A computed fold for a 73-nucleotide RNA from Komagataella pastoris, annotated as transfer RNA.
The sequence is in RNAcentral, with records from ENA.
The coordinates come from a structure-prediction model, not an experiment, and the mean pLDDT is 82.
Rfam family: tRNA. From the family's description: Transfer RNA (tRNA) molecules are approximately 80 nucleotides in length.
[in-house]
RNA sequence: GCCUUUAUGGCCAAGUUGGUAAGGCACCUCACUAGUAAUGAGGAGAUCAUCAGUUCGAAUCUGAUUGAAGGCA
Numbered sequence: 001g002c003c004u005u006u007a008u009g010g011c012c013a014a015g016u017u018g019g020u021a022a023g024g025c026a027c028c029u030c031a032c033u034a035g036u037a038a039u040g041a042g043g044a045g046a047u048c049a050u051c052a053g054u055u056c057g058a059a060u061c062u063g064a065u066u067g068a069a070g071g072c073a
Base pairs, nucleotide, nucleotide: 001072002071003070004069005068006067007066010025011024012023019056027043028042029041030040031039049065050064051063052062053061
């Protein structure tokens, strides 16, 4: 220098043929307990790396940029 993969709540992670994002851990509240843990019930939290484009509509498609991993020279 070129190519491939990848980036989604604090962490992990699903979302594959475009229709406004599942789950687990952690966190908060309540119940239970003498109290804590465990357990049960409920709740908050992500406009999806950034910027543009296409579209009625983009995490998803296109381009550029940035970070990470790998391959070739």